Model confidence (mean pLDDT): 76 of 100.
This is a predicted structure of an 81-nucleotide RNA (c-di-GMP-I riboswitch aptamer) from a Geobacteraceae bacterium.
It matches the Rfam family "c-di-GMP-I riboswitch aptamer". About the family: GEMM was predicted in a large-scale screen for bacterial structured RNA regulatory elements.
RNA sequence: AUUCCGAAAAGCCGACCCCUUCGCGAGAAGGGCAAGGAACGCCACGGGUCUUCCGCAGAUGAAGAUGGCCGGGUUGCCGAA
Numbered sequence: 001a002u003u004c005c006g007a008a009a010a011g012c013c014g015a016c017c018c019c020u021u022c023g024c025g026a027g028a029a030g031g032g033c034a035a036g037g038a039a040c041g042c043c044a045c046g047g048g049u050c051u052u053c054c055g056c057a058g059a060u061g062a063a064g065a066u067g068g069c070c071g072g073g074u075u076g077c078c079g080a081a
């Protein structure tokens, strides 16, 4: 430098549920818990799902949510070859 995400160890993140706050909402933030994760780090670029608005009509469109739904881009710990 390249490939792999693994046998171990250390560190990291923190589902569900409960409490508080914020948001019309999908959801978000903080605290508790600990199922799980090698990208469960970052980026809404493509698709999916969901919310709100608009509309006779989810047909078309607009603004959002989800990065822990999948793909893509980019960076990366320990270790092994």
Base pairs, nucleotide, nucleotide: 002081003080004079006078012037013036017032018031019030020029021028022027041074042073043072045071046070047069048066049065050064051063052062053061054058
It was read from a public genome assembly, where an Rfam model found it.